[in-house]
Context: one part of a larger RNA
């Protein structure tokens, strides 16, 4: 593990893996709202409120459903395990920074813009669904769409002026994208000459002053030039408080929030990737490559690397150190069992990666899925139908059939943990709680004591039929004391209960509140009792026992062993 026979308390507690990742009735597991996105419900409650203001079904909008939960079919260098890389990449949220440039040119929404749709009214259609038609309304952080404020600087043009020293005027210049240029500098010391040559101030001399971040390591950060972009962004958003300035104008300014919003870090991850290690087989010795095997140029593709795919070359690449192949009643590890040491043998299964959700496939959304309590076809199952059509996937939770030697309740709640959501308030078969449960494991009731009796032993004694004294055992004797198991008041417990701990009131004499399960030739602790049976019928793991005196079978009694357990089968050490 399973089983068989027992079971009286306490804690804690596996549990439908093994067979059949087989089927699946019904129910339920992922929903979410705050001062703070949209409310004319013809909802409801009234009052400081005749635009609206509190509450709110509904729906629009978000956000979330890629996490949990379950299952080990597949999968042997595959997954995983420890060990590197990302200077080769991409992250929704959290967290801290971070945005004066937007228009091309003069009859302009900028004190706020288009159009539209749901809930909703009505009119309907099907046998039937979370199906949906036409018709009229009507909102936004939904879909659109769209002005805006400096001053200087710098570059680039200069056809116009000019004391040629230069000065008016044109145009450009936010962050993001794409190419392409370009900087991103520096190991090391003094001194003379000689020639050319550029700056600056100025005509005579002089060389004084001029930035560069990081890393072992970059075409890295970062800046600059020109082009470039059907498409990114720089708030036409929402609450709560109303306060300064005033020239009293629907003037100007402005607080603290919420929501959005580039880019950058951070933070939660992914993705890929170095290095090394995995069972059995050789009655598997050669395998890979025509259709990428193996490098190499360039491209495509991708968050990116890369034979990842394509083109164009080269002939290569793995193997007795076991390649290829075949088995696996094979998910990997961290773990378990057992062991001196060194091993063998498990590991489906509470953590942690990975895989999958009947089988194979393809795809939309999103920051993340090749997603399955999403979608779409195919295959096998199957389900309702009025036969036209329509739904469906428990290897989530309960539950049911089925397989099997094997595995619990269609139970209760969000009170803890925790996790989603616009959230303090709502949801979670995630998790708790109780239910079944001798999968295991803790702890330890089933009886204590005293006398008396009877039969002993020790010791000590004046007389030994004996007495004190200490004990030790039997007993249809006696007597008190103790206590829970169970029954319960009641409080605790607890989201409500239960159960434990607690606690009144009841509870103990053998016939109970009664302890079993193997055995008693030997291995092996324990009977040479007594009846049956007689190589029968049985027992025996091995050996062996039984043929009329069975220490072994069936019984009685007695005895050993372990005990709330113990026998048996089977794996394994």
């Nucleotide at each position: 593990u399973a089983u068989g026979u027992u079971u009286g308390u306490u804690u804690u507690a596996a549990a439908g893996a093994u067979u059949a990742a087989g089927u699946u009735a019904u129910g339920u597991a992922u929903g979410u709202u705050u001062a703070a996105g949209u409310a004319u419900a013809a909802g409801u409650a009234a009052u400081u409120a005749u635009a609206c203001a509190g509450u709110g079904a509904a729906a629009c909008u978000g956000c979330g459903a890629a996490u949990g939960g379950c299952u080990c079919a597949u999968u042997a260098a595959a997954u995983c395990a420890a060990u590197u890389a990302u200077c080769a990449u991409u992250u929704a949220u959290u967290u801290g920074a971070u945005a004066g440039u937007a228009u091309u040119u003069u009859a302009c929404u900028a004190c706020u813009u288009a159009a539209a749709u749901a809930a909703u009214u009505g009119u309907g259609g099907u046998a039937a669904u979370u199906c949906u038609a036409g018709a009229g309304c009507u909102a936004a952080u939904a879909c659109a769409u769209g002005c805006u404020a400096a001053a200087a600087a710098u570059c680039c043009c200069a056809a116009u002026c000019u004391u040629c020293g230069g000065a008016a005027g044109a145009g450009a210049u936010g962050u993001a994208u794409u190419u392409a240029u370009u900087a991103g500098a520096u190991a090391a010391a003094a001194a003379a000459u000689u020639a050319a040559u550029g700056c600056u101030u100025u005509u005579a001399a002089a060389c004084u002053c001029c930035u560069u971040a990081a890393u072992g390591a970059u075409u890295u950060a970062u800046g600059a030039u020109a082009a470039u972009u059907u498409a990114a962004u720089g708030a036409a958003u929402u609450g709560u408080a109303u306060g300064g300035c005033u020239u009293u104008g629907u003037g100007u300014u402005g607080a603290c929030a919420a929501u959005g919003g580039u880019u950058u870090a951070u933070u939660c991850a992914a993705a890929u990737u170095u290095c090394u290690g995995u069972u059995u087989u050789a009655u598997u010795a050669a395998u890979u490559u025509u259709u990428g095997a193996u490098g190499g140029u360039a491209g495509g593709a991708u968050a990116g690397u890369a034979g990842u795919c394509u083109a164009c070359c080269a002939u290569a690449a793995u193997u007795u150190u076991a390649a290829c192949a075949a088995a696996u009643a094979a998910c990997a590890g961290g773990g378990a069992a057992u062991u001196a040491g060194g091993g063998u043998u498990u590991g489906a299964u509470u953590u942690c990666g990975g895989a999958g959700a009947g089988g194979g496939a393809g795809c939309c959304u999103a920051a993340a899925a090749a997603a399955c309590a999403a979608c779409u076809a195919u295959u096998a199952c199957a389900u309702c139908c009025a036969a036209g059509a329509a739904a469906a996937a428990c290897a989530a939770c309960a539950g049911a059939c089925g397989c099997g030697u094997a595995a619990a309740u269609u139970a209760u709640c969000u009170a803890a943990u925790u996790u989603c959501g616009a959230u303090u308030u709502g949801g979670g078969a995630a998790a708790a709680u109780a239910g079944u449960g001798a999968c295991a494991a803790u702890a330890a009731a089933u009886a204590c004591u005293a006398a008396u009796a009877u039969a002993g032993g020790g010791c000590u004694u004046u007389u030994u039929u004996g007495g004190a004294u200490c004990u030790u055992a039997u007993a249809a004797u006696u007597a008190a004391a103790a206590u829970g198991a169970g029954u319960a008041u009641a409080a605790u417990u607890u989201a409500a209960a239960u159960c434990c701990c607690u606690u009144a009131a009841c509870a103990a004499g053998g016939a109970a509140c009664a302890a079993u399960u193997g055995g008693a030739g030997g291995g092996c602790a324990a009977g040479u009792c007594u009846g049956g049976u007689g190589u029968u019928a049985g027992u025996a793991g091995c050996u062996a026992c039984g043929g009329u005196a069975a220490u072994u079978c069936c019984a009685a009694c007695u005895c050993c062993a372990a005990u709330a357990g113990c026998g048996u089968a089977u794996a394994u050490u």

A computed fold for a 573-nucleotide part of an RNA from Orbilia oligospora, annotated as small-subunit ribosomal RNA, 5' domain. Its mean pLDDT, the model's own confidence on a scale to 100, is 81. Its Rfam family is "Eukaryotic small subunit ribosomal RNA". Clan: SSU clan.